[in-house]
């Protein structure tokens, strides 16, 4: 410097392609079971979807740039 990936809940990913309610595990916090712990079950909470614009009734998702980290190549 050129190309190419990745960026979503504490972590750990899906959804994107084909636009239309933000999901799934784990963890965490309450209850039930247990002498207790550990499981097991039931439930709650946690997300400006990397920034910034555009486009559209409607964007996580199309379009632009820019940020970080990775990988290749010089």
């Nucleotide at each position: 410097c050129a190309g190419a990936g990745u960026a979503u809940a504490g972590c750990g990913c899906a959804g994107u392609c084909u636009g239309g309610u933000a999901g799934c595990g784990u963890a965490u916090c309450u209850g039930u079971u247990u002498u207790g712990g550990g499981a097991a079950c039931a439930g709650a909470a946690a997300g400006u979807c990397g920034c910034a614009g555009g486009u559209u009734c409607a964007a996580a998702u199309c379009c632009u740039g820019c940020u970080a980290c990775u990988c290749u190549g010089a």

Predicted 3D model of a 74-nucleotide RNA (transfer RNA) from Trebouxia lynnae. RNAcentral holds the sequence, with entries from ENA. Its Rfam family is "tRNA". The family's RNA type in Rfam is transfer RNA. Rfam describes the family as follows. Transfer RNA (tRNA) molecules are approximately 80 nucleotides in length.